[in-house]
Overview:
Small-subunit ribosomal RNA from a wastewater metagenome, 1521 nucleotides, folded computationally. The coordinates come from a structure-prediction model, not an experiment, and the mean pLDDT is 84.
RNA sequence: AGAGUUUGAUCCUGGCUCAGGACUAACGCUGGCGGCGUGCCUAACACAUGCAAGUCGAACGGGGUUUUGUGGGGUAGCAAUACCUCACGGGACCUAGUGGCAGACGGGUGAGUAAAGCGCGGAUAACGUGUCCCCCUGCUGGGGAUAACAACUCGAAAGGGUUGCUAAUACCGAAUGACCCUGCGUCGGGGCAUCCCGAUGCAGGCAAAGUAGCAAUGCGCGGGGGGUGCGGUUCGCGUCCUAUUAGCUAGUUGGCGGGGUAACGGCCCACCAAGGCGACGAUGGGUAGCCGGUCUGAGAGGAUGAUCGGCCACACUGGCACUGAGAUACGGGCCAGACUCCUACGGGAGGCAGCAGUGAGGAAUUUUGCGCAAUGGGGGAAACCCUGACGCAGCGACGCCGCGUGGGUGAUGACGGCCUUCGGGUUGUAAAGCCCUGUCAGGGGGAACGAAAUAGACGGUACCCUCUGAGGAAGCCUCGGCUAACUACGUGCCAGCAGCCGCGGUAAGACGUAGGGGGCAAGCGUUGUCCGGAUUUAUUGGGCGUAAAGGGCUUGUAGGUGGGAUUGCAAGUCGCGGAGUAAAUUCCCCGGCUCAACUGGGGACUCAUCCAGCGAUACUGCAGUUCUUGAGAACAGGAGAGGAAAGUGGAAUUCCCGGUGUAGCGGUGAAAUGCGUAGAGAUCGGGAGGAACACCAGUGGCGAAGGCGGCUUUCUGGCCUGAUUCUGACACUGAGGAGCGAAAGCCAGGGGAGCGAACGGGAUUAGAUACCCCGGUAGUCCUGGCUGUAAACGAUGGGCACUAGGUGUAGGAGGUAUCGACCCCUUCUGUGCCGCAGCAAACGCAAUAAGUGCCCCGCCUGGGGAGUACGGCCGCAAGGCUAAAACUCAAAGGAAUUGACGGGGGCCCGCACAAGCGGUGGAGCAUGUGGUUUAAUUCGACGCUACGCGAAGAACCUUACCAGGGUUUGACAUUCAGAGGGAGCAUGCAGAGAUGUAUGCGUCCGGGCAACCGGACUUCUGGACAGGUGCUGCAUGGCUGUCGUCAGCUCGUGCCGUGAGGUGUUGGGUUAAGUCCCGCAACGAGCGCAACCCUUAUCCUUAGUUGCCAUCGGGUUAAGCUGGGAACUCUGAGGAGACUGCCGGAGUUAAUCCGGAGGAAGGUGGGGAUGACGUCAAGUCAGCAUGGCCCUUACGUCCUGGGCUACACACGUGCUACAAUGGCCGGUACAACGGGCAGCUAAAGAGCAAUCUGGAGCGAAUCCCUUAAAACCGGUCUCAGUUCGGAUUGGAGGCUGCAAUUCGCCUCCAUGAAGUCGGAAUCGCUAGUAACCGCAGAUCAGCUACGCUGUGGUGAAUACGUUCCCGGGCCUUGUACACACCGCCCGUCACGUCAUGAAAGCCAGUGGUACCCGAAGUCGUCGGCCUAACCCCGCCGAAAGGCGGGGGGGGAGAUGCCGAAGGUAUAAUUGGUGAUUGGGACGAAGUCGUAACAAGGUAGCCGUAUCGGAAGGUGCGGCUG
Repeated sequence: AGAGUUUGAUCCUGGCUCAGGACUAACGCUGGCGGCGUGCCUAACACAUGCAAGUCGAACGGGGUUUUGUGGGGUAGCAAUACCUCACGGGACCUAGUGGCAGACGGGUGAGUAAAGCGCGGAUAACGUGUCCCCCUGCUGGGGAUAACAACUCGAAAGGGUUGCUAAUACCGAAUGACCCUGCGUCGGGGCAUCCCGAUGCAGGCAAAGUAGCAAUGCGCGGGGGGUGCGGUUCGCGUCCUAUUAGCUAGUUGGCGGGGUAACGGCCCACCAAGGCGACGAUGGGUAGCCGGUCUGAGAGGAUGAUCGGCCACACUGGCACUGAGAUACGGGCCAGACUCCUACGGGAGGCAGCAGUGAGGAAUUUUGCGCAAUGGGGGAAACCCUGACGCAGCGACGCCGCGUGGGUGAUGACGGCCUUCGGGUUGUAAAGCCCUGUCAGGGGGAACGAAAUAGACGGUACCCUCUGAGGAAGCCUCGGCUAACUACGUGCCAGCAGCCGCGGUAAGACGUAGGGGGCAAGCGUUGUCCGGAUUUAUUGGGCGUAAAGGGCUUGUAGGUGGGAUUGCAAGUCGCGGAGUAAAUUCCCCGGCUCAACUGGGGACUCAUCCAGCGAUACUGCAGUUCUUGAGAACAGGAGAGGAAAGUGGAAUUCCCGGUGUAGCGGUGAAAUGCGUAGAGAUCGGGAGGAACACCAGUGGCGAAGGCGGCUUUCUGGCCUGAUUCUGACACUGAGGAGCGAAAGCCAGGGGAGCGAACGGGAUUAGAUACCCCGGUAGUCCUGGCUGUAAACGAUGGGCACUAGGUGUAGGAGGUAUCGACCCCUUCUGUGCCGCAGCAAACGCAAUAAGUGCCCCGCCUGGGGAGUACGGCCGCAAGGCUAAAACUCAAAGGAAUUGACGGGGGCCCGCACAAGCGGUGGAGCAUGUGGUUUAAUUCGACGCUACGCGAAGAACCUUACCAGGGUUUGACAUUCAGAGGGAGCAUGCAGAGAUGUAUGCGUCCGGGCAACCGGACUUCUGGACAGGUGCUGCAUGGCUGUCGUCAGCUCGUGCCGUGAGGUGUUGGGUUAAGUCCCGCAACGAGCGCAACCCUUAUCCUUAGUUGCCAUCGGGUUAAGCUGGGAACUCUGAGGAGACUGCCGGAGUUAAUCCGGAGGAAGGUGGGGAUGACGUCAAGUCAGCAUGGCCCUUACGUCCUGGGCUACACACGUGCUACAAUGGCCGGUACAACGGGCAGCUAAAGAGCAAUCUGGAGCGAAUCCCUUAAAACCGGUCUCAGUUCGGAUUGGAGGCUGCAAUUCGCCUCCAUGAAGUCGGAAUCGCUAGUAACCGCAGAUCAGCUACGCUGUGGUGAAUACGUUCCCGGGCCUUGUACACACCGCCCGUCACGUCAUGAAAGCCAGUGGUACCCGAAGUCGUCGGCCUAACCCCGCCGAAAGGCGGGGGGGGAGAUGCCGAAGGUAUAAUUGGUGAUUGGGACGAAGUCGUAACAAGGUAGCCGUAUCGGAAGGUGCGGCUG
């Protein structure tokens, strides 16, 4: 840092996907050790059990245990004494209670919360503060109770009640009062508006507690000041999505007064005013704890908020206060609710979001561990107690980090596996073997730091020493591309894979397995999530002509932006300084654990933010002054379909009236409907009425756009030019808003000639709800109102400035010049074309920018769903504006390129059409095919380019098919081992044959005397192997067909283009031809064309038998028969000849064409061979070859018989005909190509004939096949199913062959079918051609041949021409095609699946409003009842004190406001569900049509209206895409 994916290919746009990093993770496979971290993301679901907050006896009275002192009593004893017991004391320990402090910390969780939160920075002159620190100061003297306790008593329990006793650092008066507080003053200082600080005067008010100690003293207590730390309140800025939430608000906003609070404040209350918030987003809805940080990123950003740290909120749910320095209190209280538990049914108890743990939920998250040794916390004077905070351990590869699973050597490259071209390769130095080591684990021993002192949970742990032995320790993913890594087998669109593209339909590097390889490694993959890549929301850093995207146009509000000069200020900005950015984290340096992770110390980054600090003043800003160039105004001219209103004109259509006039008119591709003898159409005259304005007219004018067109008048908007004057930035843009806004459409009233949706009719058509025709209503027109949309387009927002030119046109001005504004030059404004730079993906734009910049607005972010649903706003309606999601696809697109195609265009060619001749299609037969049949009817070939094709020969064979009978190293090849033997020949028997069996004959070659050795040959057995016309022509070679003998197809270099690609090869001519010439950013070249080859046509030379015979001789009835000849024909070898060479004309002086001469032949003389790059996955695995697969006592092979020859039908190709241009009979001519020894076969003879007998000649220019036929001459038939035609059938024969039944050919006799020239349609042929006629050959025993391949004979007609059909070539054009028009593709309908809208309703949630009820509780009021402390009075008493009464104060209780839950009603909102219903998406080959893409067959599209099964049609207006 990029990559894959839209296309045949290309560039661009654009989405999707991948490679990276990170997880509080989970899942799958696997798992050795250690260290450090980390571990309910879900149900803020419910919780059993244990523990998590207590402590202080040095505050207090008791109680208990124990001990001791003194005294009394009792018992025992002589007594000492012992024991028991009581009283008063002392000590020690324990402790329920009173009291104090702490339970507001620590720990958990993230439900709520979008602000009472949080973060950063301020303020508090508006505040509080227990414990702690410092300073000042004080602590006098009294009083009354109460728990514990005791007694009685209620209750199941929890828990109470009554009476009686008692203490305090508990409670309450009084005294003192520096200070403090309150009120009223005075003075000084300061500040920030309210005010603050200090000093001082007067008045009023307010304190306290003791305890330990022998003591010193300590710990406590009260008042005040200060501090530290903490907290409360408050302000500024920042803090998610939604406008389909736009208005919200009554304590609401403010004031005055009061209450309340530690404190400001509508915090609360009374009164007064009517404010406050909001497009800079109020209110509402949704979501969410916030931050330091964390992850990612180059950064800016984006995402996130586990662990650790700060803040907040919460503690079953809701409400409430009390206590207190602090709570509206997780392990306190009260009330209500839900739930759970106990109960004796009367009542009670509870709150793990503390640590463990349980259930549930879930993909998923640990031990009911040890210890207070350390750190920290509470209490205590302390010892100490408490502490699931914490320190440790346990579990989990959950993460990070580290280590190991061994090291060295070892080639014959072992075995095994896998692959193989069978040679080998690979696994692989890998293993084994040999030599070593000891990390980890294991055994044994020692043994810490952690603590300054002190008792160490961790822990007999880390660590150290030692012993043992390679032993105990490797997996996971992946291997088509992206993306590192390849083979085999299996499978056969199956099973499966897949992140995207996509793999799999018999040779899968993509599935599964194996071998091998690659990657990472105690892990590896997968899934999920976030960032990245993505410049794919673009501040950095994108766009809007055609890809998504400029608002239809204007005006203008807020807002944003804004000309020159100057002064001041200093808000932005800049510099300096300060504060700050908690710790941790990140980065750098150093250090500690062996390293690292981890961790300690130091340092750095310091943005943002703040400062009533200082400074600077260029720019912006603010304030002021000024200027004229922006803008505007005045003046003088000018052009114009600019707008509105009124009037007016002619042409034309239609209608009405009248005249003339007669049979048609009209309409179309052709028709018909329609009109017309009741007089149309035509024509003339008159009249009516409505609408539109020919020519002028022009990429001319005007307008903001829509739009505007006869003429005149009135009113009116804007624009341009000129020269001066004036104002003095007044400007630009413009969210909302407002206005204008084609056509269609709507409402009301008019009007209505023409046109004309709908509709009716006629045509067309398979249909025709269309195109065409005849009619025709709304509408089109006017007035008033509404609608507010268009391809409202230059698909291009507005403004300003700058940046080469050229040329037209419209409106002005000036100059020059002139008779003249004729021309010319300059300039301004508008409107076009061309074009440079530049831009752009390209097309293209280019001073009228799509160039270069600035300002402002609108809009876009993949395609479909969808401009749709819902909601809202607007509208009378139609509908408009705003505007999603689910789901689905891997693309959808733009421009350009090459092709292909077009019912596009141009040029050209071809028996392509036309002009002709003859056929096919009808008949019979032959042959091939389909179909059907069959045991089998073997297989292949299927438009042209299968179908008389493979097959140039199916009775057996062939033969591949079927039935049956055999056979298994095989019918055939090579080879090995073993055994045997010559191969072989002949004959018999069984059998359908193959085959089996028997007998006889026979017994190889070389060496050696022989044994034996060697070599061929052969049989049997066994093994390798043979064999297969079994499959795949879509695995292939080769060969072939076709386009097409069409003129094309390419390359090198150069040039052009970002590129595909183009150029060359296009163009002008010309040709049969990319043939040639000319031109040209091309220059050359190759494969094709042509030529070279064969044949044929003429001549020459040469040769002269088997061919020939002119001359000479012989000879025959005749005959080159013979001598001979070499002339001719001919044969076959070599040459010549034709090249537009010559002449004339045309043409560009060219190529070339036209005409002519000569010539046997003339412009390629005729014919053949020859087939470019390629196309059709064309044909052939059954000619042959061949990969792979399959069969192997059979899918091989042998044999007999059958089948390939079937037969209701259908098609192709042929033959013969239908007759007189003929049939038949008789006679008589003339060929060429070929073939022949298992052959052709003559003469002669037999037979009606096929044929037979015969055997001469000939391996052939010699002999034979071999009489060619049509033709010609003569005769006959006379138009008929015939003397045409010959099918079919019967009979008799012949030939071939082992064999003609299935199933051959030929002959003769007899029979004598259809057929009288062939519907739609269709084929061949342009000259020695068609047509007609025979002949020969291959194959072959014979033949189905009428086929095929050749060959000669007779021998035409026609071509105006290229409009049309078919095919082809070149250029061009359009394209949505590229499997390429047999293409693509649209909509309804039917079926299935999915998501979604509507819907009578139904259900649930949420927040609100109104009212009812109203717990606890605060506050207020009442308080006749209760009441120790204080006060007063009375009585008793010497006093202490007691009793009684009253007051003050307090309280129970009652009540008022508020008030949670609950209830009722109501509207809103969200979600679920809902018969039915709407469209949508997707789905294999369903149905109907053919709308679109080509002129897509009616150009398409947009808006609107209307109609129709559907695409769609039509009307009106618009656009060109």
It matches the Rfam family "Bacterial small subunit ribosomal RNA".